[in-house]
Context: one part of a larger RNA
């Protein structure tokens, strides 16, 4: 000098774009953050309309039509999106290869199918336990829920043969055995099953790279390898039985400490050094530890089970909870924001769609926290006024600075107008749909009006005098100032530098 997710002191006009718990992965009140589909299903509260009956003439019941709440079965989603950095020095990350050892819901392409049956169960009715959370029993019911049979190009497994490759293999033909399906809506449709291919997303293997420490020198028993099996989507000591005795290591094993990694960011001429906030990719975690279930996908933040700690409810028998989602609270700290608005846009989930949900996201609020831009006026104005300060008492300086005259109106206030973001979707074909927002922007009027500070002035280092103090009070980055004329302390005048900031502290180069 540059830089910062900064903090502190003094000061503070506006706008744009960014950015904001670095500490306690401490504990959390409250609200919201994941639902959706009636074009899968049984059903139907409520309300409205029409007709009829009874009559206590304003109520009850019945029939038909419409509306369709809440709950339930079922499907898809909930594994994405959002948060955090605890752990992890390699089961991670980066980069380059490989899988002849693998999976992939929704989406796209192609081919071929969808036949015949059955048994339940929730909701519901009735009974019943419990303070609650939550149950138990009876009866009956539906489906794109569940089950059986048929068919099955291709598919899977076994066996045989032929051809072929890069070792495990690949391709073709045949034999035997096995395996599917679901309907809904009438509108243009939406779905189902099998197989092959694609796309996307994942899984696995290997090479190289990846902090400090030898005051850590030996480490290892599923340990290293083999045979056989189990398990997995898949290879493999991944697991198991048996057999062998291996494997790693001064090119640093093992141990200890520290740490998420990268694209990047800061600095530097570069080489290098430091960092890994925001944004993007990967990983790991979700009160602590362990476990599996469901599923195409999890060993699952707002799912389940067990154990621990903590908090809450309780009728003491038993239950409930998990903000490292968005706000917000307490605490810790030098220190870090609103319990805001909207789904209008972008994107996501569900749905044929209308649409619903979305603290993702878009916006607004707060903070000079950062960067950038603008303003605090412009021109004239000397008897160089008054005042202040200094003085050799002549004067000098503040200083064209002010007053005064003329002008302008950014910002501000005020009157009026007013986009774009709207593509799409809906529509009675007229039109409707914007949170931000009457915002940006344009314009009328008003009036210099509403707007300057901070640090420094001994040398380094731009900028000096007076008074006070008297090794005191104090200053200080280094050298060093202060003991009676201090340009170094304090105040004033003046000056220098930066400027809505200026200094200080901390850290890195």
């Nucleotide at each position: 000098g540059g830089a910062u997710g900064a903090a502190c002191g003094c000061u503070g006009g506006c706008g744009g774009c960014g950015u904001g718990c670095u500490u306690a992965a401490c504990a959390c009140a409250u609200g919201c953050a994941a639902g959706u589909c009636g074009a899968a299903c049984g059903g139907g509260a409520u309300c409205c309309c029409a007709g009829g009956a009874g009559c206590u003439u304003g109520c009850u019941c019945c029939u038909g039509g419409g509306u369709g709440a809440g709950a339930g079965u079922g499907g898809c989603g909930a594994a994405c999106g959002g948060g955090u950095g605890a752990g992890u020095a390699a089961u991670g990350c980066g980069u380059g290869a490989c899988c002849g050892a693998c999976c992939u819901g929704c989406c796209c392409c192609a081919u071929g199918c969808a036949c015949c049956g059955g048994a339940a169960u929730a909701g519901c009715u009735c009974c019943u336990g419990g303070a609650a959370a939550c149950g138990g029993g009876u009866g009956g019911u539906a489906a794109u829920g569940c089950c059986g049979g048929a068919u099955g190009c291709u598919c899977c497994a076994u066996c045989a043969c032929a051809c072929u490759g890069c070792a495990u293999g690949g391709u073709g033909u045949g034999u035997u055995g096995g395996g599917a399906a679901a309907g809904c809506c009438u509108u243009u449709g939406c779905g189902g099953c099998a197989u092959g291919g694609g796309a996307u997303g994942g899984g696995g293997u290997c090479g190289c790279g990846u902090c400090c420490u030898a005051u850590c020198a030996g480490c290892u028993u599923g340990a290293u390898g083999g045979c056989g099996g189990g398990g997995u989507a898949a290879c493999g000591g991944c697991c198991c039985a048996c057999c062998a005795u291996g494997g790693c290591u001064u090119c640093g094993a093992c141990g200890g400490g520290u740490a998420g990694c990268c694209g990047g960011c800061c600095u530097g001429a570069g080489a290098g050094g430091g960092c890994g906030a925001c944004c993007g990719g990967c990983c790991a975690c979700a009160u602590u530890g362990g476990g599996a279930c469901u599923g195409a996908g999890a060993u699952a933040c707002g799912g389940c089970c067990c154990a621990g700690a903590c908090u809450c409810c309780u009728a003491c028998g038993g239950g409930a909870g998990g903000c490292a989602g968005c706000a917000g609270u307490g605490g810790g700290g030098a220190a870090u924001a609103u319990u805001g608005c909207a789904c209008a846009a972008u994107g996501g989930g569900c749905g044929c769609a209308a649409g619903c949900c979305u603290g993702a996201u878009g916006c607004a609020g707060c903070g000079a926290c950062g960067c950038c831009g603008c303003g605090u006026g412009c021109g004239g104005g000397a008897u160089g006024a008054c005042g202040g300060c200094c003085u050799u008492c002549g004067g000098g300086u503040u200083g064209u600075a002010a007053a005064c005259c003329g002008c302008u109106u950014u910002u501000g206030a005020u009157c009026g107008g007013g986009a774009g973001c709207a593509a799409g979707c809906c529509u009675u074909c007229g039109g409707g749909u914007g949170a931000g927002u009457g915002u940006a922007c344009c314009u009328u009027u008003c009036g210099a009006a509403u707007a300057a500070g901070c640090a420094c002035c001994g040398g380094c280092u731009a900028a000096c005098u007076a008074c006070g103090u008297g090794c005191c009070a104090g200053c200080a980055g280094c050298c060093g100032c202060g003991g009676u004329a201090a340009u170094a302390c304090g105040u004033a005048g003046g000056g220098u530098g930066c400027a809505a900031g200026c200094g200080u502290u901390a850290u890195c180069c």

The part of an RNA shown here (small-subunit ribosomal RNA, 5' domain) has 509 nucleotides and comes from Bifidobacterium catenulatum subsp. kashiwanohense JCM 15439 = DSM 21854.
RNAcentral holds the full RNA, with entries from SILVA.
Its Rfam family is "Bacterial small subunit ribosomal RNA".